[in-house]
Context: one part of a larger RNA
RNA sequence: CCCUCGUUAAGGAACUAGGCAAGUUGACCCCGUAACUUCGGGAGAAGGGGUGCCCCGGUGGGCUGCUGCUGAAACGCAGUCGGUUCAUUGGGGUCGCAGUGACAAGGCUCGAGCGACUGUUUAACAAAAACACAGGUCUCUGCUAAGCCGAAAGGCGAUGUAUAGGGGCUGACACCUGCCCAAUGCCAGAAGGUUAACAGGAGGGGUUAGGCCGCAAGGCCGAAGCUCUGAAUCGAAGCCCUGGUGAAUGGCGGCCGUAACUAUAACGGUCCUAAGGUAGCGAAAUUCCUUGUCGGGUAAGUUCCGACCUGCACGAAAGGUGUAACGACUUGAGCGCUGUCUCAACGAGGGACUCG
Numbered sequence: 001c002c003c004u005c006g007u008u009a010a011g012g013a014a015c016u017a018g019g020c021a022a023g024u025u026g027a028c029c030c031c032g033u034a035a036c037u038u039c040g041g042g043a044g045a046a047g048g049g050g051u052g053c054c055c056c057g058g059u060g061g062g063c064u065g066c067u068g069c070u071g072a073a074a075c076g077c078a079g080u081c082g083g084u085u086c087a088u089u090g091g092g093g094u095c096g097c098a099g100u101g102a103c104a105a106g107g108c109u110c111g112a113g114c115g116a117c118u119g120u121u122u123a124a125c126a127a128a129a130a131c132a133c134a135g136g137u138c139u140c141u142g143c144u145a146a147g148c149c150g151a152a153a154g155g156c157g158a159u160g161u162a163u164a165g166g167g168g169c170u171g172a173c174a175c176c177u178g179c180c181c182a183a184u185g186c187c188a189g190a191a192g193g194u195u196a197a198c199a200g201g202a203g204g205g206g207u208u209a210g211g212c213c214g215c216a217a218g219g220c221c222g223a224a225g226c227u228c229u230g231a232a233u234c235g236a237a238g239c240c241c242u243g244g245u246g247a248a249u250g251g252c253g254g255c256c257g258u259a260a261c262u263a264u265a266a267c268g269g270u271c272c273u274a275a276g277g278u279a280g281c282g283a284a285a286u287u288c289c290u291u292g293u294c295g296g297g298u299a300a301g302u303u304c305c306g307a308c309c310u311g312c313a314c315g316a317a318a319g320g321u322g323u324a325a326c327g328a329c330u331u332g333a334g335c336g337c338u339g340u341c342u343c344a345a346c347g348a349g350g351g352a353c354u355c356g
């Protein structure tokens, strides 16, 4: 010096990103216990007091001895300065610094955020506000169900049958969940337009038996067959089209003016849009400017709490706003307590060091 421990004057978070770590509290009995609340809780809230040993008594119970009564007996009932034992309680005494004498055994309170809760998770850096959840809602599925696994057979779903099963989103509970169907998706519709293969086969081409022209070389025409091509016409879904649909994917404006101080604008004008953000919340887990401004708390507060609203860029099941209870969650404050610190000291054990 390192590791693991122990003790410490005065102070008591001044430490630090942060009370991290350590410490405080701790058992049982009694008293007592707030806001809030879903009336269950909160709650071991908080906050107090007691606890050893000896003696004496009270009360209640068990076992047992004896006596009496009823009885054949047992049982039962009544009695008792009887014995013993358990529980509880009162008084007195006594020892120590200290009586749950060692060990083991909650620190507490107040405010806010998030998630309702118990659960689950990154085996070995993340336990959470993430996942799940009961509940809500949309959607598919009529049974050889939908969906899923599988070339298939077959299986799961399910030896179930719409109060069932699959999928999506949301996430207890309370109050609620606004406007837009123009785009995209989905659902429904069928009049019209468009539209594939197939069907159809008008027409055209190739080949040439033959015919014609030519002295020849060659040229022209060309049936049948074979073959290539091929118009009209016919032709479903889909798309176009007509509607619907948001707890479907999604979206939810700009400029200018105006009130008898000023400021502001209930009001008006105009442009655009499918419609222009409703309720509620709001410098927020969202606010850039920003340590916004005001208030609270502190001697002093970029954090925190309450307001304001100028929301860069909240907002209603990618739910909005609240919410008792709960949380090894996050954040702010306080009480208690402490070697975290002022500021360090001493001690113990094990290393380090020396020798083997």
Stems, first nucleotide, its partner, number of pairs: 001351008010342002014340001019337001027051005036041001038172001052094013065080005095099001107335007114327002119131002135170007147156003173322004178252003183249002185245005192240003199233001203229005210221004253271005280314001281311001292308005

The part of an RNA shown here (large-subunit ribosomal RNA, domain IV) has 356 nucleotides and comes from a Pseudomonadota bacterium. The full RNA is in RNAcentral, with records from ENA.